[in-house]
RNA sequence: CACGGAUCCAGAGUUUGAUUAUGGCUCAGGACGAACGCUGGCGGCGUGCUUAACACAUGCAAGUCGAACGGAGUUAAGCGCUGGUCUGAUGCUAGCUUGCUAGUGGAUUUCCUUGCUUAACUUAGUGGCGGACGGGUGAGUAACGCGUGAGUAACCUGCCCUUGAGUGGGGAAUAACGCCCUGAAAAGAGCGCUAAUACCGCAUAACACAUAUUUGCCGCAUGACAGAUAUGUCAAAGAUUUAUCGCUGAAGGAUGGACUCGCGUCCGAUUAGCUGGUUGGUGAGGUAACGGCCCACCAAGGCGACGAUCGGUAGCCGGACUGAGAGGUUGAACGGCCACAUUGGGACUGAGACACGGCCCAGACUCCUACGGGAGGCAGCAGUGGGGGAUAUUACGCAAUGGGGGAAAGCCUGACGGAGCGACGCCGCGUGGAUGAUGAAGGCCGUGAGGUUGUAAAAUCCUUUUGUGAGUGAGGAAUAAGCGGGCCAGGGAAUGGGCCCGUGGUGACUGUAGCUCACGAAUAAGCACCGGCUAAUUACGUGCCAGCAGCCGCGGUAACACGUAAGGUGCAAGCGUUGUUCGGAAUUAUUGGGCGUAAAGGGCAUGCAGGCGGUCUGGUAAGUUAGGCGUGAAAUCCCGGGGCUCAACCCCGGAACUGCGCUUGAUACUGCUGGACUAGAGUCAGUGAGGGGAGACUAGAAUUCCAGGUGUAGGGGUGAAAUCUGCAGAUAUCUGGAAGAAUACCGGUGGCGAAGGCAGGUCUCUAGCACAUGUCUGACGCUCAUAUGCGAAGGUGCGGGGAGCAAACAGGAUUAGGUACCCUGGUAGUCCGCACAGUAAACUAUGCACACUUGGUGUCUGCGCUUGAGCGUGGGUGCCGUAGCUAACGCUUUAAGUGUGCCGCCUGGGGAGUAUGCCCGCAAGGGUGAAACUCAAAGGAAUUGACGGGGGCCCGCACAAGCGGUGGAUUAUGUUGUUUAAUUCGAUGAUACGCGAGGAACCUUACCUGGGUUUGACAUACAGGGGAAUGCGUUGGAGACAACGCAGCGAGCUUGCUCGCCCCUGAACAGGUGCUGCAUGGCUGUCGUCAGCUCGUGUCGUGAGAUGUUGGGUUAAGUCCAGCAACGAGCGCAACCCCUGCGGCCAGUUGCUAACGGGUAAAGCCGAGCACUCUGGCAGGACUGCCGCCGACAAGGCGGAGGAAGGUGGGGAUGACGUCAAGUCAUCAUGGCCCUUAUGUCCAGGGCUACAAACGUAAUACAAUGGCAGGUACAGAGUGAUGCGAAGCCGCGAGGUGGAGCCAAGCGCAAAAAACCUGCCGUAGUUCGGAUCGGAGUCUGAAACCCGACUCCGUGAAGCUGGAAUCGCUAGUAAUCGCGCAUCAGCACGGCGCGGUGAAUACGUUCCCGGGCCUUGUACACACCGCCCGUCACACCAUCCGAGCCGGGGAUACCCGAAGCCGGUAGGAUAACUCGCAAGAGGGUCCGCCGUCUAAGGUAUGACUGGUAAGGGGGGUGAAGUCGUAACAAGGUAGCCGUAAGCUU
Repeated sequence: CACGGAUCCAGAGUUUGAUUAUGGCUCAGGACGAACGCUGGCGGCGUGCUUAACACAUGCAAGUCGAACGGAGUUAAGCGCUGGUCUGAUGCUAGCUUGCUAGUGGAUUUCCUUGCUUAACUUAGUGGCGGACGGGUGAGUAACGCGUGAGUAACCUGCCCUUGAGUGGGGAAUAACGCCCUGAAAAGAGCGCUAAUACCGCAUAACACAUAUUUGCCGCAUGACAGAUAUGUCAAAGAUUUAUCGCUGAAGGAUGGACUCGCGUCCGAUUAGCUGGUUGGUGAGGUAACGGCCCACCAAGGCGACGAUCGGUAGCCGGACUGAGAGGUUGAACGGCCACAUUGGGACUGAGACACGGCCCAGACUCCUACGGGAGGCAGCAGUGGGGGAUAUUACGCAAUGGGGGAAAGCCUGACGGAGCGACGCCGCGUGGAUGAUGAAGGCCGUGAGGUUGUAAAAUCCUUUUGUGAGUGAGGAAUAAGCGGGCCAGGGAAUGGGCCCGUGGUGACUGUAGCUCACGAAUAAGCACCGGCUAAUUACGUGCCAGCAGCCGCGGUAACACGUAAGGUGCAAGCGUUGUUCGGAAUUAUUGGGCGUAAAGGGCAUGCAGGCGGUCUGGUAAGUUAGGCGUGAAAUCCCGGGGCUCAACCCCGGAACUGCGCUUGAUACUGCUGGACUAGAGUCAGUGAGGGGAGACUAGAAUUCCAGGUGUAGGGGUGAAAUCUGCAGAUAUCUGGAAGAAUACCGGUGGCGAAGGCAGGUCUCUAGCACAUGUCUGACGCUCAUAUGCGAAGGUGCGGGGAGCAAACAGGAUUAGGUACCCUGGUAGUCCGCACAGUAAACUAUGCACACUUGGUGUCUGCGCUUGAGCGUGGGUGCCGUAGCUAACGCUUUAAGUGUGCCGCCUGGGGAGUAUGCCCGCAAGGGUGAAACUCAAAGGAAUUGACGGGGGCCCGCACAAGCGGUGGAUUAUGUUGUUUAAUUCGAUGAUACGCGAGGAACCUUACCUGGGUUUGACAUACAGGGGAAUGCGUUGGAGACAACGCAGCGAGCUUGCUCGCCCCUGAACAGGUGCUGCAUGGCUGUCGUCAGCUCGUGUCGUGAGAUGUUGGGUUAAGUCCAGCAACGAGCGCAACCCCUGCGGCCAGUUGCUAACGGGUAAAGCCGAGCACUCUGGCAGGACUGCCGCCGACAAGGCGGAGGAAGGUGGGGAUGACGUCAAGUCAUCAUGGCCCUUAUGUCCAGGGCUACAAACGUAAUACAAUGGCAGGUACAGAGUGAUGCGAAGCCGCGAGGUGGAGCCAAGCGCAAAAAACCUGCCGUAGUUCGGAUCGGAGUCUGAAACCCGACUCCGUGAAGCUGGAAUCGCUAGUAAUCGCGCAUCAGCACGGCGCGGUGAAUACGUUCCCGGGCCUUGUACACACCGCCCGUCACACCAUCCGAGCCGGGGAUACCCGAAGCCGGUAGGAUAACUCGCAAGAGGGUCCGCCGUCUAAGGUAUGACUGGUAAGGGGGGUGAAGUCGUAACAAGGUAGCCGUAAGCUU
């Protein structure tokens, strides 16, 4: 320290408005012989055709031994010969200058050729050993192939080791070689010679083998082992040298192999039956050996739901990856086994093969060819083509390790060692370190302050791994041979052998690793990501485009999600992506899941196999358990050490390998076995209830029909009708008859049955159940795949029957249609018998059996005690509920609780209970039952809302009851549309449309045309230049504008500068009614002045949530009361505020005038007064306070009194949380975008005022409750200085003139009108109505042409009360009448206010609309304007059927049959051996021939399987298509299941 202990097990996103559980999909982790994209400095160690077991050019990958053999060749030496050649001495001859030249001669000598001998080397052939190892690949194989453990009493084993024995003597050939022939070649034939460790006899031999007899001992056993006796049989080779190496037979060992067996070893039952040498026996054969291995005969067996056979897939393992583990996946590299070597077959040789680099044959392919024939096999190493997303050098070396041959040296060795290429993987190192703020520049962002990049850089100092250059330089190499020395065995001197020491040669890699020096930060950073999951955000571009995406999902003008940039995050010489696999996934659940409603209990029972099984006890020891032994190869993993600088990697040791076998024990439990028991189960006897089943008989009511009587006009039917029926007598009613089916009342969450199901009554037959007390048997039990039986309705066949009902069908309605719902008819069917069918939402959506676990209360049926409306105890059947369970709903002794046993079933939705195959069926159809493809959900329960042609309660001018309107006319005004140069823009159901606009002739004005202008019409500040500012005028022009002229000459002091103003130039910037109200603020509309909307704490619920806020009363009100697991609180309601209604107090001018006085034609006109009115300030007043009744003794309601006012007195202001992406960027503000000599700005003119048409809102009318004329009353609230403007005068009038008064309780506008009185009109297109048009004017205003209002005269249109429809209003309201104000120069039928006159009606809440509360259903949540189904049409995708067509692998039968083994053989050939003197014969062998077997091939048949196909079928998906409306609400006919029919949709 492995062991033990400790440790080791993580989740997230996505269904919903939200929740919970179910459930799938997806992600985060690890791994890889990988590939792809971008990038790439170095080293070490590994690793590298996963696809075409596709085809291969070229080279290499198995040879070696001359110490087995005969030759051959080369070299060297020696000897010899022939011929040639070189050398040429002494001598001889001639000439002569006495020493030279020439000739002769041949001693000697060189080289070549040749012969012999010797030595060395090389070697084709014979011979030996090895090519069966090593190396490659994984096609085949589901098998004793592999793994593991056994066995062989059924076996073999060359080389190697040990032991003992032997090695004698002969013979005959044959390659090579020579000659010769054929052939293109490959190769082959003939003749002749020769050797051997090649071949053949003979001898010898047993501890070998065979046969026979026999002994001992052992074994589970066929038998083994050890012996004995007899007979028979079988061997050898030499070489070099003198001692070794060989050779032969025998025994043993080791190694390697062969065979057999137990166990384990993928998927499919849509493969259920398979099998003829098949299973066994006997006997031959064969083999190393057992065996149907083979053959003859005999028997009829053998295998299989514990999955045979068949089909598919696959080499197996040690291990590898993953995992907490159990498991799952995998079998590259390394190691073990197997199989294969172009495809198929075959044998030969050999110790070993049916042989990768051997042979023969057949097939395919390639190559050569002279066309006659031949040659070949990279799944050895490299390499080529091809395939593929993809995988390397035609390199070096035998130095090391190992192998073959050899005595050895040496040879061979693509095994191997190393190198090369590839980031393919793992590991390590580096790309610098320190200091460095002015936080530089640049970039990006920006709220313009700044932030960030960032100590990052620069700069300064330092280092040198790496790199470059130079130098040095290990280790892998030793036990080589040889030599020297020593030791050992032996009797042992030498030789030889073994061992030790010394010496000694050898390196492919490679001048490599390492080390040293020099140089110099020098040579070295990328990739992915940044919406959530998931660490990390901003800007710009784009605008549902381009694109992204693992899931959810992003993108339609402000994209943290696309692209780019900046910044950030993560990893790093890599980083991402893709693919595969394990994990997460408890999502196949042994560990470790489920089945009432989510997927899932078989429709129900009987029951074989199987699984499980009560109490006591003996035995046994199979399971179980403990120890020991063997094995579990090595490597790997783990632990401890060690070696490379570390690590990866390598080495050593240990542990482990959870397994299997053997053995010795243990005996609690299970099993087996023996004995016993009675509590489970059953049996018999007694009692009891029952629509349990089958059959026969029978009853009454009703219905219809028939006959007859009475009787007359309808009946019937519906929402309403019609078809139908009836004067040929219906319906109604009475009498009689017939027929079939079903059984009212009793009748009941009552009974019986296994379920389906069962109902008048009686009888017969029959099954089950319950209870009480005993008897008997003695575990006989529970469950149950396959199997068998039963099984509603509908359906089918045959035969009956047929009253009613009633698919189909017909007609009538309804309707847009209505092949439906409704109505009138009506056939199958419904009924009976026999036979099929076999399904249902066959449901308690709950399998069966047993045991246990608080209670209460009904009911059916027994029993006991009893006689009480009693108590107790069984068996059923209901309800409520404790604990517990459950996702919740709920279940709860009749469990969905707690346990046990067994069976069935589930694993996302759709496709689909479909296709196909098989089985069943007469058919309809049933049973079994997929896949491709597609989606990210589908589904359960509960919650909150919303909704309902659901329910309850309640409210509102919501309806009803009323009054008056709109819709018809004309005009005004707004809108749409159209038109236009422009008719600027916005508002568009309610909640736009007399709206923004509270007032468009110019202006406004945003629009159009034309003309100008560009720091600008307007703001701020800067620089330069000029000038005071400023005011006035003239000319041109449509004007803007331009030019010119005149007047004028600022302030401060520091006196030449500053301040203020103006002009010109420049650059910042201005400006925009340009876009986005879907980027916004603010403001507003609407639901709605509706009574609601919430919170804190507590409680309940896993949770969303609930409670409170619901229920009972009450209210206008969530107003209040009382109750209650709630108690309180907030925003709303109400009140507080304003106006108004009553009186009081105070005050008293501009108001008022009672008293007093004055005064007038009159008048509060004046003095005076503040009483009254009034004004306007302060308090008061009303609170269900009081009384009665009702109510619960409450809140409150009803009535009454008092009071100006009574139950909120009337009106206003006030609008909760929120909804409608409601409205407004054109009030204003504002983000972003856009324009910048224009989308800014100035000016003139035009337009917003157009006009076939439509709509809204108003005005005025249609008349007599009126119009006209005359007369005469009464308001309130406002407003007035650029104003209101009196009196007076002028004008018919609009108005003019005038200018008193008034900054207003003072003066003015200002006349109120309707009303009232009088008169006329007399029902008419009018004395109604006033449009339109003509003429004449007035006023405002530069200016009324387009385009103002008003006045006068004239003209006198439509219109006679308005279709469908629709609006307002509940009291000082509607209706009606006038007045004022804002805007405004002028312009009002509009708007906002004011007062005058002043009604009718409300039974009531059924209905329409809107709303509130409670409840219910829901498949809705964008919330019913929701959701959603099916056909059709179009496009795409996969699939099924399919006349056929083309393949593939099996099977069966037959034909043919190569090579080859085996067998036969009468033909041919033949050295050894035997016999023989010989000729020859025999034995044997070879060839040929014949036969069995047999590959390939062929024919036929029938299955299986793949591809393809005209055409056909359904399915899925798709943006907005068509037709309907099926489902979800009572979905408008409740829905759904099974079945049938119809074939419209």
Small-subunit ribosomal RNA from an uncultured bacterium, 1545 nucleotides, folded computationally. The prediction has a mean pLDDT of 83. The RNAcentral record of the sequence draws on ENA and SILVA.